The RNA shown here (transfer RNA) has 73 nucleotides and comes from a Planctomycetaceae bacterium. The source organism's lineage runs through Bacteria, Pseudomonadati, Planctomycetota, Planctomycetales and Planctomycetaceae. Its Rfam family is "tRNA". Rfam classes the family as a transfer RNA.

């Protein structure tokens, strides 16, 4: 150095361009409980790596970085 894939919350993870971004784990908080454990309810949430473009509208598409992995060389 070339080529792919991927990058969304504290992890994990979905989202035909129509979203007011699911859902699980985790954390708080309260119910239940003799105490805990499970088990319910709420809550946490300015979470889409950056910078432009295209669109009435972009986590989705294009084009530039950064960056993770993976293959060539």
């Nucleotide at each position: 150095g070339g080529c792919g894939u991927c990058g969304u919350a504290g992890c994990c993870a979905a989202a035909u361009g129509g979203c007011u971004a699911a859902g699980g784990c985790a954390g708080u908080g309260g119910a239940u409980u003799g105490c805990a454990a499970a088990u319910c309810c709420a809550c946490c949430a300015u979470g889409u790596c950056c910078c432009g473009g295209u669109u009435c509208g972009a986590g989705u598409c294009c084009g530039g970085g950064c960056g993770a992995c993976g293959c060539c060389u």